This is a predicted structure of a 265-nucleotide RNA (Bacterial large signal recognition particle RNA) from a Dehalococcoidia bacterium. RNAcentral holds the sequence, with entries from ENA. It matches the Rfam family "Bacterial large signal recognition particle RNA". By type it is a non-coding RNA gene. The model forms 96% of the base pairs in the Rfam consensus. The prediction has a mean pLDDT of 76. The organism belongs to Dehalococcoidia, within Bacteria. It is recorded under the gene name ffs.
RNA sequence: UCGUGCUAGACGGGGAGCUGGGCCUGCCCUGUACCCGAAACGGUCCUUCAUGCGGGGUCGAAUUCCCGCCCGAGAUCCCAUACCGGGGAGACUGCAACCCUUGGUCGGCGUUGACGGCCGGGUCCUGUGCGGCGGGGCGCCGCGAACCUGGUCAGGGGCGAGAGUCAGCAGCCAUAAGCGGUUGACUCCGGGUGCCACGGGAGCGCCUGGCCCGAGCCGAUCGCCGGACGCAAGCCUCCGGCCAAGAGCGACGGCGGGUGCACGG
Numbered sequence: 001u002c003g004u005g006c007u008a009g010a011c012g013g014g015g016a017g018c019u020g021g022g023c024c025u026g027c028c029c030u031g032u033a034c035c036c037g038a039a040a041c042g043g044u045c046c047u048u049c050a051u052g053c054g055g056g057g058u059c060g061a062a063u064u065c066c067c068g069c070c071c072g073a074g075a076u077c078c079c080a081u082a083c084c085g086g087g088g089a090g091a092c093u094g095c096a097a098c099c100c101u102u103g104g105u106c107g108g109c110g111u112u113g114a115c116g117g118c119c120g121g122g123u124c125c126u127g128u129g130c131g132g133c134g135g136g137g138c139g140c141c142g143c144g145a146a147c148c149u150g151g152u153c154a155g156g157g158g159c160g161a162g163a164g165u166c167a168g169c170a171g172c173c174a175u176a177a178g179c180g181g182u183u184g185a186c187u188c189c190g191g192g193u194g195c196c197a198c199g200g201g202a203g204c205g206c207c208u209g210g211c212c213c214g215a216g217c218c219g220a221u222c223g224c225c226g227g228a229c230g231c232a233a234g235c236c237u238c239c240g241g242c243c244a245a246g247a248g249c250g251a252c253g254g255c256g257g258g259u260g261c262a263c264g265g
Base pairs, nucleotide, nucleotide: 001265002264003263004262005261006260009059010058011057012030013029014028015027020046021045022044023043024042034056035055036054037053065258066257067256068255069254070253074249076247077246083241084240085239086238087237088236090235093232094231095230098227099226102223103222104221105220106219107218108217109216116212117211118210119209120208121207122206123205124201125200126199127198128197129196130194131193133190134189135188136187137186139182140181141180142179143178149174150173151172152171157166158165159164
């Protein structure tokens, strides 16, 4: 120096997180770099360092392994300032409306008496009386009984020698029961009856009369004093988010350096 066969080792890496610590499944970034199995109430390893566990496979001392430096994707941590979002409390400012105190303006009423006070009446409910209305009764008029109502009783019938007399249908008259009509008076009953009378009751409101007092009362609007309520923004405070700076890590890539064993030529 070349060839062959092995070993160490490689067959992705990194970040956050979990962990006493290290890896892995899972998450994120980069990237394409073996296969199978179990793995977040997790799986496995280590007591001085280790760079996953179990079972297989390929490559193999190099452009592939190791170390150092550079570049740099990427995500992580993070105080303050500014910004964004949400919550809370306090006083302040502004706005809207409320109550109280106290004024102005306009309008209406008022010495033909405001406001206020006192007394009364009506409207409302109820009882009684009276009237009226309606109905009934009484009364009056009329109709009204084949016979079992009355009076008078033709005819006919009975009795008598006769004079006469008796019962009695129809008719006529008058009536009972019943039916119809009916002004007034009388009487009974009734009511969603009445500018009626008397009494009792109710009484917010409405209408109305009288007496006392003696100057304001009412409505609208604009302010003032004080009070309390709500909304908006700012101040304060809390929570969360976020850019930059900073810190640490850092893939891919680049540069430089280092690194076995055996046999044979």